[in-house]
Overview
Small-subunit ribosomal RNA, central domain from a metagenome, 520 nucleotides, folded computationally.
Context: one part of a larger RNA
């Protein structure tokens, strides 16, 4: 590892990228004839032995025989099992001379031998000279006892121990097994996994030629020089083959049309509300609340009207709909890259999934320096309620709230449900593409709209479970004790405690890693 969990009990890193690391589609020899062995297994039939219930039947761990069918080996063809050179002792086929026996009209034909010659196949021993490479598995040798597992044995039983047992009592005999054993050795298998080869052929394999090298042996003997010849090494040239690129994954990438969408950026625009000044009309009250009261008002509050100016925000339309890795995203109109999905008889051709370490983006709050400051609003003040109220509610009101440049790195960042991938079920809707019919209208086509039906790909939803679950429930949290697609992360009773300590980031606050006493 077999072999737990991870929606809600404890638990899936927020989200995406990506490297080492796992792990990875399908494809090449599959079939099919021949021969021959088997103390195999069935049948068929002969002796021979035994037994019974006796012209028959059943047995034999007795034998001959036969052909059929089965199995199992071996050889061979279609399909090379390395390969050459020397040596050895056999073997088995053709021929050839021979010795013997026998036979034949006959070197005519068996049959046991001996000796030659040619070819053939293996077996071994020696040397080249190549050989794709491993995992895996059988099978073997070798692996110390003890221990462990185990077979045998009445330590009175046991735990152990590796002893015992039987006689007629000068004796006889049996044991002290066997498994297990990592990697390394030796051997068979080639089925799975991986790995190599021939694409700029510098490729095979046959001839040949040429160049440079080495020198054994032979040409009486010694030297020289050359050639033959034999190796080795490099350049050619012709020739032989079916001469050499496997498919094109309801895998992925690229490429290519129409198109999609509230998907990002930057710029431009518009909308009404607020609140503020200014101007105006009226006038005693306005504000706020369960109720007041703080505020605010003849210096005209509140309210009306005008038109301004400012920073914010984008109703209704706004849904179980759209976009994005997540966070997140809604006023026009533009420009900028980008993306999914779908067509597609385009392309490449294994490129792929997930992923330590790394690294991009991360609401909101907060941090720094500008800008900006209308609204709302922590802290603070204040007015109520109250036994108290440093709260709820009310009036003011700083930092914030908005922007830019920079941190920061967290959220019930939740579907509290990792990510590829295949199966299992039924349905209407819907949103985007795409194919097919129809409908409206246009003068008739194309659009368009708007229907109906198939198809991919998407956000969801219903109904059912022969499935799952502890239950809620869930087509996925099914295809799980009938336990194994492929990968990552994470968790082990409640506190202490995400805190102490180290460490690393950060400008702080703080993140990230992350304990033990001790308690229960």
């Nucleotide at each position: 590892u077999u072999g737990c969990a991870g929606u809600u009990a404890a638990a899936a890193a927020g989200c995406u990228c990506a490297u080492a690391g796992u792990u990875g589609g399908a494809u090449u020899u599959c079939g099919g004839g021949a021969u021959g062995a088997c103390a195999u297994c069935a049948c068929u039939u002969g002796c021979c032995g035994g037994g019974c219930a006796a012209u028959g039947u059943c047995u034999g761990a007795g034998u001959g025989a036969g052909u059929u069918g089965a199995g199992u080996c071996a050889u061979u063809c279609u399909u090379c099992c390395u390969u050459c050179u020397g040596g050895a002792g056999g073997c088995c086929u053709a021929u050839u001379c021979u010795g013997u026996a026998c036979u034949u009209a006959a070197c005519u034909g068996u049959g046991c031998g001996g000796g030659g010659u040619a070819g053939g196949a293996a077996u071994u021993c020696a040397g080249g000279a190549c050989u794709u490479u491993u995992a895996c598995u059988u099978u073997g040798a070798a692996a110390a006892a003890a221990u462990c597992a185990g077979a045998g044995u009445g330590u009175u039983c046991a735990a152990a121990g590796c002893a015992g047992g039987c006689g007629u009592u000068u004796g006889c005999u049996u044991g002290a097994a066997u498994a297990c054993a990592u990697u390394a050795c030796a051997u068979g298998g080639a089925a799975u996994a991986a790995u190599g080869g021939a694409a700029u052929a510098g490729g095979a394999c046959u001839u040949u030629g040429g160049u440079c090298u080495u020198a054994u042996u032979u040409u009486g003997u010694u030297g020289g020089u050359u050639u033959c010849u034999a190796g080795g090494a490099c350049c050619g040239a012709a020739g032989u083959a079916a001469u050499g690129a496997u498919u094109a994954a309801u895998a992925g990438g690229g490429a290519u049309a129409g198109u999609u969408g509230g998907g990002g950026g930057c710029a431009u625009u518009c909308a009404u509300a607020u609140u503020u000044a200014a101007u105006u009309g009226u006038c005693a009250g306005a504000g706020g609340u369960g109720a007041a009261a703080u505020u605010c008002u003849u210096g005209g509050a509140u309210u009306u009207a005008u038109g301004a100016a400012a920073g914010a925000u984008g109703a209704a339309c706004u849904u179980c709909u759209g976009c994005g890795a997540a966070a997140g995203c809604a006023u026009u109109u533009g420009c900028c890259a980008a993306g999914g999905a779908u067509g597609u008889u385009u392309u490449c051709a294994u490129u792929a999934a997930u992923c330590a370490a790394g690294a991009a983006c991360g609401a909101a709050a907060g941090u720094u320096a500008g800008g900006g400051g209308a609204u709302c609003g922590a802290a603070g003040a204040u007015g109520a309620u109250c036994a108290g109220a440093u709260a709820c509610c009310g009036u003011c009101g700083u930092a914030g709230u908005c922007u830019u440049a920079a941190c920061c790195a967290u959220a019930a960042a939740c579907u509290a449900u990792g990510c590829c991938g295949a199966c299992u079920a039924g349905g209407g809707a819907u949103u985007g593409g795409u194919g097919a019919g129809g409908u409206u209208g246009u003068u008739u086509u194309a659009u368009a709209a708007c229907c109906u039906c198939a198809u991919c790909a998407g956000c969801a939803c219903c109904u059912u479970a022969u499935g799952a679950g502890a239950a809620a429930u869930c087509a996925a949290a099914g295809u799980c004790u009938u336990u194994g697609g492929g990968u990552u992360c994470c968790g082990g009773g409640g506190g202490g405690a995400g805190u102490a300590u180290g460490g690393u980031c950060g400008c702080a606050a703080g993140g990230c890693u992350g304990a033990a006493a001790c308690u229960u």